[in-house]
RNA sequence: GCGCGCGUAGCUCAGUUGGUAGAGCACCCGACUGAUACUCGGGCGGUCGUAAGUUCGACUCUUACCGCGCGCA
Numbered sequence: 001g002c003g004c005g006c007g008u009a010g011c012u013c014a015g016u017u018g019g020u021a022g023a024g025c026a027c028c029c030g031a032c033u034g035a036u037a038c039u040c041g042g043g044c045g046g047u048c049g050u051a052a053g054u055u056c057g058a059c060u061c062u063u064a065c066c067g068c069g070c071g072c073a
Base pairs, nucleotide, nucleotide: 001072002071003070004069005068006067007066010025011024012023013022019056027043028042029041030040031039049065050064051063052062053061
């Protein structure tokens, strides 16, 4: 330099005919207990890497860039 893949909550990840984003863990509150733990209920948390384009509408399609990984030279 070229090609491919990935980038979504603090972490690990889902999210397929484009239709206003979710789970588990963590954290906070409560129930339970003599008190912890376990378990159960509830809550908090995201400019979906950045910027444009297409569209009535984009995490999803297109383009450029940024970061990480793999391969080729």
The RNA shown here (transfer RNA) has 73 nucleotides and comes from a bacterium. The coordinates come from a structure-prediction model, not an experiment, and the mean pLDDT is 83. It matches the Rfam family "tRNA". The family's RNA type in Rfam is transfer RNA. It was read from a public genome assembly.